[in-house]
Context: one part of a larger RNA
Molecule: large-subunit ribosomal RNA, domain I
Organism: Musa schizocarpa
RNA sequence: GGCUUACGGUGGAUACCUAGGCACCUAGAGAUGAGGAAGGGCGUAGCAAACGACGAAAUGCUUCGGGGAGUUAAAAAUAAGCAUAGAUCCGGAGAUUCCUGAAUAGGUCAACCUUUCGAACUGCUGCUGAAUCCAUGGGCAGGCAAGAGACAACUUGGCGAACUGAAACAUCUUAGUAGCCAGAGGAAAAGAAAGCAAAAGCGAUUCCCAUAGUAGCAGCGAGCGAAAUGGGAGCAACCUAAAUCGUGAAAACGGGGUUGUGGGAGAGCAAUAUAAGCAUCGUGCUGUUAGGCGAAGCGGUGGAAUGAAUGCUGCACCCUAGAUGGCGAAAGUCCAGUAGCCGAAAGCAUUACUAGCUUAUGCUCUGACCCAAGUAGCAUGGGGCACAUGGAAUCCCAUGUGAAUCAACAAGGACCACCUUGCAAGGCUAAAUACUCUUGGGUGACCGAUAGCGAAGUAGUAUCGUGAGGGAAAGGUGAAAAGAACCCCCAUUGGGGAGUGAAAUAGAACAUGAAACCGUGAGCUC
Numbered sequence: 001g002g003c004u005u006a007c008g009g010u011g012g013a014u015a016c017c018u019a020g021g022c023a024c025c026u027a028g029a030g031a032u033g034a035g036g037a038a039g040g041g042c043g044u045a046g047c048a049a050a051c052g053a054c055g056a057a058a059u060g061c062u063u064c065g066g067g068g069a070g071u072u073a074a075a076a077a078u079a080a081g082c083a084u085a086g087a088u089c090c091g092g093a094g095a096u097u098c099c100u101g102a103a104u105a106g107g108u109c110a111a112c113c114u115u116u117c118g119a120a121c122u123g124c125u126g127c128u129g130a131a132u133c134c135a136u137g138g139g140c141a142g143g144c145a146a147g148a149g150a151c152a153a154c155u156u157g158g159c160g161a162a163c164u165g166a167a168a169c170a171u172c173u174u175a176g177u178a179g180c181c182a183g184a185g186g187a188a189a190a191g192a193a194a195g196c197a198a199a200a201g202c203g204a205u206u207c208c209c210a211u212a213g214u215a216g217c218a219g220c221g222a223g224c225g226a227a228a229u230g231g232g233a234g235c236a237a238c239c240u241a242a243a244u245c246g247u248g249a250a251a252a253c254g255g256g257g258u259u260g261u262g263g264g265a266g267a268g269c270a271a272u273a274u275a276a277g278c279a280u281c282g283u284g285c286u287g288u289u290a291g292g293c294g295a296a297g298c299g300g301u302g303g304a305a306u307g308a309a310u311g312c313u314g315c316a317c318c319c320u321a322g323a324u325g326g327c328g329a330a331a332g333u334c335c336a337g338u339a340g341c342c343g344a345a346a347g348c349a350u351u352a353c354u355a356g357c358u359u360a361u362g363c364u365c366u367g368a369c370c371c372a373a374g375u376a377g378c379a380u381g382g383g384g385c386a387c388a389u390g391g392a393a394u395c396c397c398a399u400g401u402g403a404a405u406c407a408a409c410a411a412g413g414a415c416c417a418c419c420u421u422g423c424a425a426g427g428c429u430a431a432a433u434a435c436u437c438u439u440g441g442g443u444g445a446c447c448g449a450u451a452g453c454g455a456a457g458u459a460g461u462a463u464c465g466u467g468a469g470g471g472a473a474a475g476g477u478g479a480a481a482a483g484a485a486c487c488c489c490c491a492u493u494g495g496g497g498a499g500u501g502a503a504a505u506a507g508a509a510c511a512u513g514a515a516a517c518c519g520u521g522a523g524c525u526c
Stems, first nucleotide, its partner, number of pairs: 001525009016476002020447002022444007029436002032149001039100003042055003046078001052059001061094006070082003105114003121147002124142005154185001155183005165172001169219001195202002206233004216224002238427002240372001244255004260406001262371003266365005274360005282353003286349004291342003297315005316333002318322001324336003377401007387413001409422004463470002483510001486497004
């Protein structure tokens, strides 16, 4: 030096655990903000650095309920207190709420400065009255004063890529996707036929299944890709403009009227009682935001070197309760609970009733009046329709042009005729559908600390970067601190006794404690 073996050190794998995650189901909710939000800065405790809570009324205040013995958060200890004259705590309502931030008196490098102490700007209401008669611009005033900002995804609209695929690449595809912007709601959008169809008919919209990877489109390449019919979910309809009448100087307002077996206006005739809908106000029910009651077991034994019984054993009991969690090992009957039942001063939500409000008739006749105009259509250029300009309808936009009024007009995939269907150029509309920043309840052939969220600990923290941005590591003493009084080595770290404990090779660098790696002793060997 090597090998073997025993005992250690180092290290933190493995098995066990869970305080945290992940996915989904179900029921809510989708609240907010100039009455100053969301998000922050700085402060507030006797001692207080960070997190949480709160705001100069600061670790909290008032009040109304609940609750019933301790309490001043996490977080022990200490000081000083509070509390059956009901504290701490839980819930409803209210008060306070520094500075910044839409930030809004002016400024500014956010959390600061100045100050005459001002809601800045837009909108609203009223007044006034330029060039210029009307008007418009401008000016003045008012006020509990509408807007602004925030918001995960879903949603509507505007703008809108590229990598990629085509085995290259340009039409095409990726894709109207990602991204950016704007707006709204708990859903949004769409929506009551100028529809679809085909000789038969249907009857607003939305979503699902199927039609169907079909018909089609396509450097007919890659690829893209319907609709009708059918089956379901859910169903709901309405209001204006015009003709005309009235008021008025006019603007305008009120009555009337709203349709496609064409309707209305107009003329004539007849009729008049109930019904339907909305519902803010009030009352009630139910639910929700704290809670309450809630059955039934004892003895013996014993734990490998082992403290603790829920284990084992004997005999019992409850069950509308044998879900779950905890308690010194595995508990229906020990604790919290569970099944079941009960409960609200105050707020909120749903719903019923009601005061109240709103609406509503039919027949006959009549080519004359009305039935949405710079519209429809057309030309040119584009977009979008599954459809790449094609024979390209239908839909939308820009420029130009430019009808008809029911004997009308549009559509039925160029176009024309016939036939059929509908009635554009105004508006509103629940449900079925989409999503989950978030709240309650629940589930898991989901994870178990290199896993599961990046985050089980001060986590978007420490830390890196000028910045946009990137972004960790780190869990386990014990049943209970009983966390090692006292003595010794000693400058400490550390260690030896003593003591606690079932165990200290459980001693805080703390449960288990693999391997690599490093030692010590012994044996063999060179």